[in-house]
Context: one part of a larger RNA
Molecule: small-subunit ribosomal RNA, 5' domain
Organism: uncultured bacterium
Order: sequence, then structure tokens, then C1' cells
RNA sequence: GACGAACGCUGGCGGCGUGCUUAACACAUGCAAGUCGAACGGUGAACUCCGCUUGCGGGGGGAUCAGUGGCGAACGGGUGAGUAACACGUGGGCAACCUGCCCUCAGCUCUGGGAUAACUCCAAGAAAUUGGGGCUAAUACUGGAUAUGACUGCUGACCGCAUGGUCUGGUGGUGGAAAGAUUUAUCGGCUGGGGAUGGGCCCGCGGCCUAUCAGCUUGUUGGUGGGGUAGUGGCCUACCAAGGCGACGACGGGUAGCCGGCCUGAGAGGGUGACCGGCCACACUGGGACUGAGACACGGCCCAGACUCCUACGGGAGGCAGCAGUGGGGAAUAUUGCGCAAUGGGCGGAAGCCUGACGCAGCGACGCCGCGUGGGGGAUGACGGCCUUCGGGUUGUAAACCUCUUUCAGUAGGGACGAAGCGGAAGUGACGGUACCUACAGAAGAAGCACCGGCCAACUACGUGCCAGCAGCCGCGGUAAUACGUAGGGUGCAAGCGUUGUCC
Repeated sequence: GACGAACGCUGGCGGCGUGCUUAACACAUGCAAGUCGAACGGUGAACUCCGCUUGCGGGGGGAUCAGUGGCGAACGGGUGAGUAACACGUGGGCAACCUGCCCUCAGCUCUGGGAUAACUCCAAGAAAUUGGGGCUAAUACUGGAUAUGACUGCUGACCGCAUGGUCUGGUGGUGGAAAGAUUUAUCGGCUGGGGAUGGGCCCGCGGCCUAUCAGCUUGUUGGUGGGGUAGUGGCCUACCAAGGCGACGACGGGUAGCCGGCCUGAGAGGGUGACCGGCCACACUGGGACUGAGACACGGCCCAGACUCCUACGGGAGGCAGCAGUGGGGAAUAUUGCGCAAUGGGCGGAAGCCUGACGCAGCGACGCCGCGUGGGGGAUGACGGCCUUCGGGUUGUAAACCUCUUUCAGUAGGGACGAAGCGGAAGUGACGGUACCUACAGAAGAAGCACCGGCCAACUACGUGCCAGCAGCCGCGGUAAUACGUAGGGUGCAAGCGUUGUCC
């Protein structure tokens, strides 16, 4: 000098930041991922039209509800357990790859079929839930047609970086597409090429401690065939060979998420990785796959385990390292708040819905910054306190007193920007009656903490008597203590001041 700090004493206001560093301990409760009726069949409220039997029938209308289907749920948010590794940083490679939504280009969107939820009727169960019969729709599922592209045989041209690549080259064979909706403006669907974005894989180099760890390795190292993958590869498998790594530290052990950065320092360097940003890993513990463009998936599924809860004992339910909040641990870390107004995200043609992301507010002097606690005058140097050589000195222009001002806080009146978009129009701000402006009253409501032997700025008195105590080091205290305690005075900082811890 610095801090995500804590502790002691003290505490007026505001702005901006910041706040479980410990138990990746366990969690009550609420919320945190939905949306689309312009994909589909049902359900059908308000309202309304007609007929009349005046509360009934028919029509329109579409709120609502669950279901099928689509997209999203792989983002956003949290945490740092594990990981010494191509995990990260940096620079390259992929002639070995994928990429939903988006942009662009070319072409197409023909013709059939059978089901199934919802619903209804049974049935089982305490529940969670499940079984059976019957009916129905689709942008759900599926047969056929066509098709540049795919795979494969033959073949031409050009090129490179070794395997090879390109020319949607030519020709033959094989098996492959599509979906409609609507308010008639559009929104979609399928195939293929290119782009963009996002990802996957590989490699060079770089960054901890330990030799009281010296040898390690059998899918191990390489090859061939096969499998698997979007794709290369011992990734897996069969066979063959016997290799591969290591004092330039293998293997083992310990510790640890990495970086941009942050702190310190003139720099070199040292330390660190909280907040913000990028990457990685994880989601009760361990394992596994399914769906999908994308997961081996925090608020999905299955299995095993520990724990908790419900039970009619047959069986079931759960996962806050999301936001709040609770218990526990700890020196220690906040509200079970408001709003989708803005920014951003998902769905939707849109209106809109959802969004504990986010925007705000609350709490904490936890940090930084700013402001205030008044300004001027005022000597009989008042009273009081303390000291005293008893003359006086000091507190001290300090107070009183006179005069002035009113920041901040207070009261009252006015009162935003942030709003563009959307919508036919009306209208739409959580923050917030906040910021800000104006007026009013009155010095009025607002100072402490540490230190005073030397280092180190600031001295006397009393008490105590190697006691009580102080102390960062040197050291003080045993009857005149500037070093202990108190008081007066002083010094330094100041809404803070000290102490402790850690780093330079």
C1' cells in the first nucleotide's frame, strides 16, 4: 500500500459498488420454462340473432379446459467438488467433421392408406397410477410416383499438401422427399448448393510442490482385417510384431478449476484468480442410455446406494451448487420484497403470454468518493477544571454575548428523463410522488477513536509500589514512573478510528 474481511469503541447524509472465503452440509414453503386455436379433434362461458310454449329449441360467437402435434426446454441462472489434463492460454491444422432457428441461390410441394390420445363405457388400486372395449382428427404415422444430390461400377479434364481434392464433369446400377393453415396479405413444407453462427477432433509451445516417489507400461507401442462414430484414432475387437515412456524427472504422492485480470513494485519480479468477462467441470452419490440439430441432460428418464417423507404395509414420492428463506457449521456475509416499464431470451403472423435472466427497491460504514456537524466579530482573557515557584500559567476567542448564513436532515407546493415499440383509438414507468426545482423555520438535529519513553508528532499531576499492569522491538513497574491506572493538557486521523489476519 491492498482486502469479498472479522473484532472493539463510536456513528449525521448521499452516490456508486459490494456482501457464506466455513459444511459440493441437510432443507419446510413460495416462485425460477413455457408458448402456439394462423397444425388438429373435442369442451364449450359471457354476449348476441331467430322462433316462440317466457324459459325451451335452433344459429352465431368464441372466453376456458385438458389432450394430440410443433418449437423451446442443451440458452439463461448457480457452484468449484473433481481435474496437473490438449482442462486452460496462445498459435496452427481438419484433403478427417457436424450445425435447428437465420441469410442467399436452384428446383419441387403429385397420389393413396391405416391407426391413436382426448371423449365414452367398464375394471384394478389407499394413493401414485394402470389395464381393457368402442368412436375420431391433424403440419402425428405410413405406402406409391417424380427428383438435380447420396452410395456404387466405368471414364474425362484440371490441381495439390502425403492419404488426395475439384469440376452440383460424362455414363450405367441401387435404394430415397414433401403439409398444410389463414382474416387472401402471407406464414409454412421438401431436396440440393453456398454463407453466417455455434460446436467437434488433432498438434507446437507455456504456466504448482515433492527424488525421504527411479524405474513405469500388456490395449501397453506399432501393424493388418473388421466394428463403431458426424468424423480421425487401440475408440473397441481378432490376429501379428515387441515395442512405448523416463534424471530435459517418467511413474507415484500432495495441492489446485484455467485465463483476461486484480494487488504490490521504479521495473524485473512476487502474490492472487472475490465481483465483471471468456473457457472447463459438476448438479444428492455412482452408473447408463433414450429423445433430439445439439445432452449422456440442475428444476427429463432408468438402475443401484445413502438420506428424508406418505402409506390402508401391498406400494409410492423427493433432490435449492436457481431467487428468497430455514436449521447447522463459523470470527463472519442480506429481503420468504416490487416489476416485466426498460435491455435480453422462449413461443406466437400479431395482440400477447412466460421470464427470481434482468431492471429496481430493502438490510450491512463492508469498500471508495462527496458533503455536513456552522461563518464573522468577541478579553474583565469570566466561571469551572488542571498545574503552580502561590506571583501566576493553561484550557482559551474557546464559551457567554452580538451579527450573518441555511448545505444536509425537516415541513409544504410543483415534479421528470429513462418510451421506443405496440395499438383502430384510448393508452402503456416497477423505480416513484423518487431525483430535481421553489418556499418556510431555526445554529437549530449531527464527533469520535487511537496515541503522547525511543523508533514516532505529542507532558504534567495524582494513585500504585517487580503488585496491579503495559509491550511491535528495545524494554517499563521494587515510594519522586513523561512507559501501569485516572485526570488535565497535547498530537494524529476523522464518520470513522484502532486491533487482528493475509499478500507485496